[in-house]
Two RNAs folded together computationally: RNase P RNA and transfer RNA, 449 nucleotides in total. Rfam match: Bacterial RNase P class A. Rfam links the family to the GO terms dimeric ribonuclease P complex, tRNA processing and ribonuclease P activity. It is annotated as a ribozyme. Its mean pLDDT, the model's own confidence on a scale to 100, is 75.
RNA sequence: ACUACAGGUCGGGUUAUCGCCUUGUUUCUACAUGGAGGAAAGUCCGGGCAGCAAAGAGCAUCGCACCACCUAACGGGUGGGGUUCCGUUUACUCCGAACAUUCGGAGCGGGAUACAGACAGUGCCACAGAAAAUAACCGUUUCUGCGUAAGCGGAAAUAAGGGUGAAAAAGUAGGGUAAGAGCCUACAGCGUAUAAUGGAAACAUGAUACGGGGGUAAACCUUGCGAGCUGAAAUGUCAAAUAAGCAAACGUCUGAGGGUAGCUCGUCCGAGUUUGUGGGUUGACAGACAGAGGUGUUGUGAGAGCAGCAUCCCAGAUAAAUGAUAACUACCCGCGCAAAACGGGGAACAGAAUCCGGCUUAUAGGCUUGUGGUUGUU
RNA sequence: GGUCGCGUAGCCGAGUGGCUAGGCAAAGGUCUGCAAAACCUUCUACAGCGGUUCGAAUCCGCUCGCGACCU
Numbered sequence: 001a002c003u004a005c006a007g008g009u010c011g012g013g014u015u016a017u018c019g020c021c022u023u024g025u026u027u028c029u030a031c032a033u034g035g036a037g038g039a040a041a042g043u044c045c046g047g048g049c050a051g052c053a054a055a056g057a058g059c060a061u062c063g064c065a066c067c068a069c070c071u072a073a074c075g076g077g078u079g080g081g082g083u084u085c086c087g088u089u090u091a092c093u094c095c096g097a098a099c100a101u102u103c104g105g106a107g108c109g110g111g112a113u114a115c116a117g118a119c120a121g122u123g124c125c126a127c128a129g130a131a132a133a134u135a136a137c138c139g140u141u142u143c144u145g146c147g148u149a150a151g152c153g154g155a156a157a158u159a160a161g162g163g164u165g166a167a168a169a170a171g172u173a174g175g176g177u178a179a180g181a182g183c184c185u186a187c188a189g190c191g192u193a194u195a196a197u198g199g200a201a202a203c204a205u206g207a208u209a210c211g212g213g214g215g216u217a218a219a220c221c222u223u224g225c226g227a228g229c230u231g232a233a234a235u236g237u238c239a240a241a242u243a244a245g246c247a248a249a250c251g252u253c254u255g256a257g258g259g260u261a262g263c264u265c266g267u268c269c270g271a272g273u274u275u276g277u278g279g280g281u282u283g284a285c286a287g288a289c290a291g292a293g294g295u296g297u298u299g300u301g302a303g304a305g306c307a308g309c310a311u312c313c314c315a316g317a318u319a320a321a322u323g324a325u326a327a328c329u330a331c332c333c334g335c336g337c338a339a340a341a342c343g344g345g346g347a348a349c350a351g352a353a354u355c356c357g358g359c360u361u362a363u364a365g366g367c368u369u370g371u372g373g374u375u376g377u378u
Numbered sequence: 379g380g381u382c383g384c385g386u387a388g389c390c391g392a393g394u395g396g397c398u399a400g401g402c403a404a405a406g407g408u409c410u411g412c413a414a415a416a417c418c419u420u421c422u423a424c425a426g427c428g429g430u431u432c433g434a435a436u437c438c439g440c441u442c443g444c445g446a447c448c449u
Stems, first nucleotide, its partner, number of pairs: 001374010012329007020035002023032003037349001041360002044358005049231004056265004061227005066080005081115001082113006093106005116222002121220002123216003137162002139158008171187005190211005196205003235286004245277006257269003293312008331345004379448007388402003396432001404420005425441005
């Protein structure tokens, strides 16, 4: 320098003509004003807001799970801890092994992390294998029966050895034993408890004591914390229209049915309710756009953020506007060492519907960070 | 706009952690004088990606597609 992958960021501008939606003015047909996004998407979380006559209790159900902080809240974010993976060993520091070259570990750099509990209990672990958790199939050892012997049995002990498997019962050395074994001791390593030191905490470091052993909780479950349910087609008001029709069942206080998911209890409403059939309407306004708002700046904090000041008003439709055409341009390509000229393109993902904060996913091209590869120079 | 559910071969469809059943269809063969039926054989699958686990169609997350319900 080129290229591939991954992350971050921007994701344009000007003019003319003709149209569409909101709001304002109005001489009523014109003028002015504003008019998509970083994800408006998926609807995966959390909240504002609204309703449910109490939005009562318990159980069930569902969600979350290292620590601290941020936040309206969160399963989000920031900082830290633990675990784990990769890289570098060119160079530097430390430890161990080794005759040397060197090798392993830590420090170092980068990434991932749904990270409570398997010493509460239950379940499951295919195939293979003696055995998948109450390990004696082979082997080893002792005693013993039969037998001349080779050997064939019986009783017990033993987890040191055995081709399997994803996983096999605590490593090394010594003692010990009939043979063996954490059976005992030392060292190394693991877990729990205790107090100490450092830290706000998670945790780390060394010490003392004790201890048993597989994995699996994105299996049931246990522990702790949290959640009432339904979502703008919520909900309220107004208008319009009509048949309080007809049929069946249940019921009118010995009470059907209902009160926003389930069960039980409590409590409240209660004279109608349910099903079928046949008619009517299917409009308007509010909710609904000044807000956990945007921009700039200052202070503060390690950071996510927080606070102060200044300034701005920035879509509000309802089958749903935000568009089309033409010209130019930043920029990109043809394009070569570079520039000019000429020609072409000037885009991707996508498109508000109650509103916010996140997460996830999609995204041409430019810029940028990291990693890998190729080539060249020093 | 909101709330739920589903996706296994060309079609239907079982399977809820341990090599993915079965039927229809398709292709080839046997039988037959030729066909049909019957019998035998073959082919073609867990929507996609990632995670948990020794092991995933199954459990969890994201994406894609399809369907149902709510005035």